[in-house]
RNA sequence: UGAAGUGAUAGAGGCGCAAUGACCAUUAGUACAUAUUCUGAGGAGAAUGAGCUCUGUUGACGGAUUUCGAAAGGGGAAUUUGCCGAAGUAACUAGUGACUCAUAAAUUAGUUACUGGGCCUGCGAUUGAACAAAUCCAGGACUGUCGUAUAGUGGCGACGCUAUAUGGAGGGCUAUCUUACGC
Numbered sequence: 001u002g003a004a005g006u007g008a009u010a011g012a013g014g015c016g017c018a019a020u021g022a023c024c025a026u027u028a029g030u031a032c033a034u035a036u037u038c039u040g041a042g043g044a045g046a047a048u049g050a051g052c053u054c055u056g057u058u059g060a061c062g063g064a065u066u067u068c069g070a071a072a073g074g075g076g077a078a079u080u081u082g083c084c085g086a087a088g089u090a091a092c093u094a095g096u097g098a099c100u101c102a103u104a105a106a107u108u109a110g111u112u113a114c115u116g117g118g119c120c121u122g123c124g125a126u127u128g129a130a131c132a133a134a135u136c137c138a139g140g141a142c143u144g145u146c147g148u149a150u151a152g153u154g155g156c157g158a159c160g161c162u163a164u165a166u167g168g169a170g171g172g173c174u175a176u177c178u179u180a181c182g183c
Base pairs, nucleotide, nucleotide: 001182002181005179007177008176009175010174011173014084016083017082018081019080023076024075033067035065036064037063038062042055043054044053045052047103048102049101050100051099087115088114089113090112091111092110093109094108095107096106116143117142119140120139121138122137124136125135126134127133145168146167147166148165149164150163151162152161153160154159
């Protein structure tokens, strides 16, 4: 010094991601509890099944009326924090608590795979009290980035900038340093 490899550091995308969350609405005049009454044999131990335990004609479960009357999860959000595979989803493995076992759900950690990002649409699927919201799937335009091509433009040139079209993916992109290789 050269193009392109190794490693490290710092950044960019923007209604950016996640956590926290005073306060607020909803859940809900619901659940629980009290009183009265009807009915008449089961009921409870957090989803189901089995076991075990407790309880019930001194009235279980359930219905009606009356009085009282929540909470959790989920949602909005001031504030603060951590960040840019931020994070999310799926599968598998291990653990978890409520009497025991099994299955399921939920949750914690790890591994692997996928997704550049946010938005809108769908009476799609799942969760949910919900028409909120979240996740997945599908579609749509938008946006950032790099490659390629065309046009314009700056430059001696390498190359740069703008616009359009098209394609790809974050293991990416940009900048700086470092080291290996070539001259």

The RNA shown here (Lysine riboswitch aptamer) has 183 nucleotides and comes from Anaerobacillus alkaliphilus. Model confidence (mean pLDDT): 81 of 100.